RNAcentral holds the full RNA, with entries from ENA and SILVA. A computed fold for a 311-nucleotide part of an RNA from Malawimonas jakobiformis, annotated as large-subunit ribosomal RNA, domain IV. Its Rfam family is "Bacterial large subunit ribosomal RNA". Its mean pLDDT, the model's own confidence on a scale to 100, is 87. A source record names the gene rnl.
[in-house]
Context: one part of a larger RNA
RNA sequence: AAAUGUUGAAGGAACUCGGCAAAAUGACUCCGUAACUUCGGAAGAAGGAGUACCAUAUUGGUGGCACAGAGCAGGGGGUAGCGACUGUUUACUAAAAACACAGGACUCUGCGAAAUCGUAAGAUGAUGUAUAGGGUCUGACGCCUGCCCGGUGCUGGAAGAUUAAGAGGAGAGGUUUUGGCUUCGAAUUUAAGUCCCAGUAAACGGCGGCCGUAACCAUAACGGUCCUAAGGUAGCGAAAUUCCUUGUCGGGUAAGUUCCGACCUGCACGAAUGGCGUAACGACUUCCCCACUGUCUCCAACAUUUACUCA
Numbered sequence: 001a002a003a004u005g006u007u008g009a010a011g012g013a014a015c016u017c018g019g020c021a022a023a024a025u026g027a028c029u030c031c032g033u034a035a036c037u038u039c040g041g042a043a044g045a046a047g048g049a050g051u052a053c054c055a056u057a058u059u060g061g062u063g064g065c066a067c068a069g070a071g072c073a074g075g076g077g078g079u080a081g082c083g084a085c086u087g088u089u090u091a092c093u094a095a096a097a098a099c100a101c102a103g104g105a106c107u108c109u110g111c112g113a114a115a116u117c118g119u120a121a122g123a124u125g126a127u128g129u130a131u132a133g134g135g136u137c138u139g140a141c142g143c144c145u146g147c148c149c150g151g152u153g154c155u156g157g158a159a160g161a162u163u164a165a166g167a168g169g170a171g172a173g174g175u176u177u178u179g180g181c182u183u184c185g186a187a188u189u190u191a192a193g194u195c196c197c198a199g200u201a202a203a204c205g206g207c208g209g210c211c212g213u214a215a216c217c218a219u220a221a222c223g224g225u226c227c228u229a230a231g232g233u234a235g236c237g238a239a240a241u242u243c244c245u246u247g248u249c250g251g252g253u254a255a256g257u258u259c260c261g262a263c264c265u266g267c268a269c270g271a272a273u274g275g276c277g278u279a280a281c282g283a284c285u286u287c288c289c290c291a292c293u294g295u296c297u298c299c300a301a302c303a304u305u306u307a308c309u310c311a
Base pairs, nucleotide, nucleotide: 001306002305003304004303005302006301007300008299010297011296014295019292027051028050029049030048031047036041038140052062053061054060063067075290076289077288078287080285081284082282083281087099088098103138104137105136106135107134108133109132115124116123117122141277142276143275144274146207147206148205151204152203153200154199155198156197157196160195161194162193166189167188171184172183173182174181175180208226209225210224211223212222235269236266247263248262249261250260251259
């Protein structure tokens, strides 16, 4: 000097990105227990008391500094975000808000099914049969899921346009004494596809400008105009999304770029790339409070093991 422990006056998070680490709580019995809630929970909520031994078992008595006598054995509460939940994951830097999930929806598939593997035979699907099987998206539950089919995709469409090989063969060329052989070839015919016409957004996706107007000011229910396939509905909103921004107001603190509640001026939320809520749950994330403490003010002592010195 280090590591691992033990203890500490007064204070008690002033430490720090952050209570990281440590401390504190801890067993059993009895009492008692809030908001909220899907009525199951929340809940061991919180909070309080007791605990040895003897006895006639209660109004008793006895011992110790100490009675869950050592050790083992929940810290608690409040707010908000995300994800419903139990689960799964980057074997060796990430356990999560990521994945999965039950539930929801669309779509394909009539059985020698669709889909997948294989050159094929064949196999899985399935010794199943649309209450089944495959694919894609969403993700319990509650309330809901608006407008746009112009583009792309998909589905449908006995017309028409275009169109390959093939069919067709008017006609033209080469060669040849003739017969012939050979090359090119117009009209016409003709599939899917494309064009075209419809449908379809829980398909891929998209969801506007400018100007004026009310008897203070301000604002604009209202009007005009341009463009579009249609101009963002409900709900939410400085948000895991807000640049300006530490927005403004309120709460909490003596003091708060974080936090909570509002406002709406949404740079650049928004409805199954789901929207908004939500009890329970979480080694998730944020903020606050109680308890507790060497995290700190500010360090100190001791024990063990090393380093180090001497032998």